[in-house]
């Protein structure tokens, strides 16, 4: 680095340092000195663990997450009140286990 499988409509701070950006990529549209990203604390979940009857449930050790469906579309299909709007699938993204 690539590859396989699963999941992505829920949840989650009026905290501390700190000080300019973030929201993958593009285009939108958004948030941000009434504090962006980072770090620390605190929370949220339960993929892996661990416990349990190879179950349910339960703990939270390793990840993870903590604006806005993965913010929307991005390619292909449907339908509809047709400069546009629903609705389905893939793609890509993210994250976890595995293997490579």
């Nucleotide at each position: 680095u690539c590859c396989u499988u699963a999941u992505u409509a829920a949840g989650a701070g009026u905290g501390g340092c700190u000080g300019a950006g973030g929201g993958a990529c593009a285009g939108g549209c958004c948030c941000u000195u009434u504090g962006a990203a980072g770090c620390c604390c605190g929370g949220c979940a339960a993929c892996c663990u661990g416990u349990g009857u190879u179950a349910a449930g339960c703990a939270a050790g390793g990840u993870g997450c903590u604006a806005a469906u993965u913010c929307c579309u991005g390619c292909g299909g449907a339908g509809a009140a047709u400069a546009u709007c629903u609705c389905c699938g893939a793609a890509a993204a993210a994250u976890a286990a595995g293997g490579u």
A computed fold for a 100-nucleotide RNA, annotated as SAM riboswitch aptamer (S box leader). It matches the Rfam family "SAM riboswitch aptamer (S box leader)". Its family is annotated with regulation of gene expression in the Gene Ontology. The coordinates come from a structure-prediction model, not an experiment, and the mean pLDDT is 87. Of the family's consensus pairs, 97% are formed in the model.